[in-house]
Order: sequence, then C1' cells, then structure tokens
RNA sequence: CUGUUAUCACGAAAGGCCGAGGGAUAGACCCUGUGAAGCCUUAGCAACCCUUUAUCUUAAAGAAGGUGCUACAUUCUACCCGUUUUUCGGGACAGAUAACCA
Repeated sequence: CUGUUAUCACGAAAGGCCGAGGGAUAGACCCUGUGAAGCCUUAGCAACCCUUUAUCUUAAAGAAGGUGCUACAUUCUACCCGUUUUUCGGGACAGAUAACCA
C1' cells in the first nucleotide's frame, strides 16, 4: 500500500513525562490547563489469530503469545428507500479492527 471475508452489541484505567489540542473528513454537537494529542510503565477488557476438549462444523472452556481496545460513540446530518411532516426505521458509501492475498 491493493483486494477479499468477518465484525462494529457489550466490556475495560491508573500513574509518570510533556503542554494544546482532540472526537477519521465537512457541518452540528461534545471533551479538554480539575490537563488534549503524543510517549513510557503497570493494570484491565475482548476473544480476530491462538490453545485444549468434544465433534465434523459447530459448541464449550481458556488466555501463554501476535494484534486491537479501555469518554460520549461507528454520536447525528451527508447518498438512497420506506414511513411520514419531520420524525422514525432500513440500507449504501465512508471509516475502524482482525485474518488472508499481491
């Protein structure tokens, strides 16, 4: 960095350094000197890869390791459809993560 497949419900944070931004994009809305982002340490969550057992394609248990994550929150709007009179619902796009491929 390209593509394919799956998921996007729930869950889980303290300390140190530093010092002004952050929530992918635009607007709204929101967080932030009672400390943003980033880095480090320790802890935790989850169960994609993984381990074990049964089984024949699923189920159960687990957490050593590779990732990921630990505000709201894939927030709403953006494109389409239905319902409606301004809301509600569904989907797409986009994005995030994992595994695999080039």

This is a predicted structure of a 102-nucleotide RNA (SAM riboswitch aptamer (S box leader)). Its mean pLDDT, the model's own confidence on a scale to 100, is 78. It was read from a public genome assembly, where an Rfam model found it.